[in-house]
RNA sequence: UAUUUCUUUUGGCAAAGCUACUGAAAGGUAGUGACGCAAAGCUAUAGGGACUUACUUCUCGGUGUGAGAAAUGUCAGCCAGUUGCAGAA
Numbered sequence: 001u002a003u004u005u006c007u008u009u010u011g012g013c014a015a016a017g018c019u020a021c022u023g024a025a026a027g028g029u030a031g032u033g034a035c036g037c038a039a040a041g042c043u044a045u046a047g048g049g050a051c052u053u054a055c056u057u058c059u060c061g062g063u064g065u066g067a068g069a070a071a072u073g074u075c076a077g078c079c080a081g082u083u084g085c086a087g088a089a
Base pairs, nucleotide, nucleotide: 004089005088006087007086012037013036017032018031019030020029021028022027035077041082042081043080047079048078049075050074051073056070057069058068059067060066
């Protein structure tokens, strides 16, 4: 110096819930609050998976504000990719 594993002082992030705003929704933002996390940092049509369905397209039906499929919408605290701090081996 590089890689891997383990640990984690001082520190870091912040789930659910609640409040306000926002969105058709999934969800997001801020405050509060800590369930947890050694990457719970970053990356979303250029890896997979999941969620939502206002608009659009297609299919089915035709007493229907109907049903299903398709995301350039959403989720990185689902897996994944990528970057990285202290100590020890």